[in-house]
RNA sequence: GGGUUGUUAGCUCAGCUGGUAGAGCAGCGGACUCUUAAUCCGUAGGUCGUGGGUUCGAACCCCUCACAACCCA
Numbered sequence: 001g002g003g004u005u006g007u008u009a010g011c012u013c014a015g016c017u018g019g020u021a022g023a024g025c026a027g028c029g030g031a032c033u034c035u036u037a038a039u040c041c042g043u044a045g046g047u048c049g050u051g052g053g054u055u056c057g058a059a060c061c062c063c064u065c066a067c068a069a070c071c072c073a
Stems, first nucleotide, its partner, number of pairs: 001072007010025004019056001027043005049065001051063003
């Protein structure tokens, strides 16, 4: 220098054919318990890496850039 894949909640990850973004764990509140743990119930938390474009509508399609891993040279 060229190419491939990835970037979504604090962490690990889903998200179908473009139609108002979810789970588990962690956090917070409560129940249970002499207390803790475990278990159960509830709850909060997201400019979907950046900036543009297409579209009635974009996490999803197109382009640019950034970062990470890998391959080629």
Predicted 3D model of a 73-nucleotide RNA (transfer RNA) from a Zoogloeaceae bacterium.
Its mean pLDDT, the model's own confidence on a scale to 100, is 80.
Rfam family: tRNA. Rfam classes the family as a transfer RNA. About the family: Transfer RNA (tRNA) molecules are approximately 80 nucleotides in length.